[in-house]
The RNA shown here (Bacterial RNase P class A) has 408 nucleotides and comes from Ferruginibacter sp.
It matches the Rfam family "Bacterial RNase P class A". About the family: Ribonuclease P (RNase P) is a ubiquitous endoribonuclease, found in archaea, bacteria and eukarya as well as chloroplasts and mitochondria. By type it is a ribozyme.
The prediction has a mean pLDDT of 77.
NCBI's taxonomy places the organism under Bacteria, Chitinophagia, Chitinophagales, Chitinophagaceae, Ferruginibacter.
RNA sequence: UCUAUCAGCCAGGCCAUCGUUCUCCUACAGGAGGAAGGAAAGUCCGGACAGCAAAGGGCAACACACCGGUUAACGGCCGGUCCCGGUGAUACGGGGAGAUAGUGCCACAGAAAAUAACCGUCCCGCUGUUGAUGUUAUUGUUUUUGUUUACAAAAACAGCGGGAUAAGGGUGAAAACGUGAGGUAAAUGCUCACGAUUAUUAGGGGUAACCUUAAUAGUGGGUAUACCUUGUGUGCUGUAAUGCCAUGUACACCAACGCCUGAGAGCGGCCCGUUCGAUGUGCCGGGUUAAACCGGCGCAGCGUUGGAGGGUAGGCAGCAAGAUCAUAACAGUAAUGUUAUGGCCAGAUAAAUGAUGGCCACCCCGAAUUUCGGGGCCACAGAAUCCGGCUUAUGGCUGAUAGAUUUU
Numbered sequence: 001u002c003u004a005u006c007a008g009c010c011a012g013g014c015c016a017u018c019g020u021u022c023u024c025c026u027a028c029a030g031g032a033g034g035a036a037g038g039a040a041a042g043u044c045c046g047g048a049c050a051g052c053a054a055a056g057g058g059c060a061a062c063a064c065a066c067c068g069g070u071u072a073a074c075g076g077c078c079g080g081u082c083c084c085g086g087u088g089a090u091a092c093g094g095g096g097a098g099a100u101a102g103u104g105c106c107a108c109a110g111a112a113a114a115u116a117a118c119c120g121u122c123c124c125g126c127u128g129u130u131g132a133u134g135u136u137a138u139u140g141u142u143u144u145u146g147u148u149u150a151c152a153a154a155a156a157c158a159g160c161g162g163g164a165u166a167a168g169g170g171u172g173a174a175a176a177c178g179u180g181a182g183g184u185a186a187a188u189g190c191u192c193a194c195g196a197u198u199a200u201u202a203g204g205g206g207u208a209a210c211c212u213u214a215a216u217a218g219u220g221g222g223u224a225u226a227c228c229u230u231g232u233g234u235g236c237u238g239u240a241a242u243g244c245c246a247u248g249u250a251c252a253c254c255a256a257c258g259c260c261u262g263a264g265a266g267c268g269g270c271c272c273g274u275u276c277g278a279u280g281u282g283c284c285g286g287g288u289u290a291a292a293c294c295g296g297c298g299c300a301g302c303g304u305u306g307g308a309g310g311g312u313a314g315g316c317a318g319c320a321a322g323a324u325c326a327u328a329a330c331a332g333u334a335a336u337g338u339u340a341u342g343g344c345c346a347g348a349u350a351a352a353u354g355a356u357g358g359c360c361a362c363c364c365c366g367a368a369u370u371u372c373g374g375g376g377c378c379a380c381a382g383a384a385u386c387c388g389g390c391u392u393a394u395g396g397c398u399g400a401u402a403g404a405u406u407u408u
Stems, first nucleotide, its partner, number of pairs: 001404010012360007020035006037380001041391002044389005049238004056272004061234005066080005081096005097229002102227002104223003118169002120165011133152003137148001177195006196219010242317004253307007264276003279300008324343008362376006
C1' cells in the first nucleotide's frame, strides 16, 4: 500500500423571520418551554400493563439443550471449553443432549454398505506343453564320447476343479483403526513397537464443561432438518386490551336444551377433578295411617346456548416519570451491578414535528498554495401503549486482526 474479516461512533450546529402542534402561566392581547430514528422498519423472540371469579392432576402440542455468569425475562448478551470450515486470526465464521433404549435409511457404482470376495495371492489334485537330472534298451566302435528308444522326474507355463485368504488392485462420499518390523503356504493385531479412538478405574489441574498422565479391556462409519428417547420449561387475547361518563334503544322476537335427579359457564385443545349455577302452581297416576317423596301433562315464569334484529358511533382515562437518561467513582476479564450528583428530552387521533435566509462545520469540483470561487447539506428512511433483544436496509469516519507485496 492492497485485500478480507470484525468492532465502534456520527447522521449536522448557531442565529433570525414566518408556520404547525403539545404542556404550563395568563390581564385572553399574549408569554415561556418542548417536538420523528439508529434502525422509528420486520412483527422474529422476551416482558411490563389490562381482561378472562379462585385451585389441582394427566394427555396432547410447542420451545430449548456443552459449562459458568448476567438480566424483569429471553431462543438474547458475556466469558470459557470441545468439534468443524478457512492460507490465516483467542476481536474470522458455523455448530454443541442422545446413534451402546429401539425402529429405519445410506441412491448409483461395486463381490460386498456389515453373516463381504470381482481381479489377485497361496495350497492340493487332474490334464497338457517345455524339460535340467537319473535309470534303462539297441546299434556301431580299440577306448572315450555322441546319437537314438523307453521309463522316472525337480522346476516353469497354461487350463479346469477344490480349499484358504482380506495384506495388494478395482468401485465408491465412505469398505472391518494407522505406520513399521517379525511371523505365515499365502494372509489378518497373529505377535511386538509407536500412534489414533471408545469405555472403565485411579492420580494431577479446573467452580464446571473440560485438559492431562497411567493401567486394563476393546476397534466399521454416517444420519435424529428420519421416526424417536431423555431432561428442563411453557395460559390466551392484545391499547381497536380495558375502565368510566353522557346519549339513545326493544326489561321486545325465534329456536333448542334445561329449571337442583341440574342445561350451561369458568386461564389456549382434550379428559378427570373442582367451583358457580335458573320456580311456582293446577290436574292425573304411584306412594303413605296422613304426609314427605316420585312420574306425566298443562299454565305462568326463570336460566343457558345460538339466531335474527334495534340503538349509539360523543367525551375522558389508559397516554408517557420509565426494569428511564447523562456524568463520575467503585466491583468485575466482560456482559453487568452498586453508590453519588444532575436531568425530564413527542403524545397526535386522519394523524403535527416544517419553510426561507445568513454564518460555521463537513463533502465534491476548479484555480491557487496566507487562500478564493461555485455547488451540495447527503443514504436508508417517518413515532402511534411502552421497554429489553434479534434480523434486515443504508451514507460517512475511525480502529483492531489476519494475509499478500517489499516501492520506501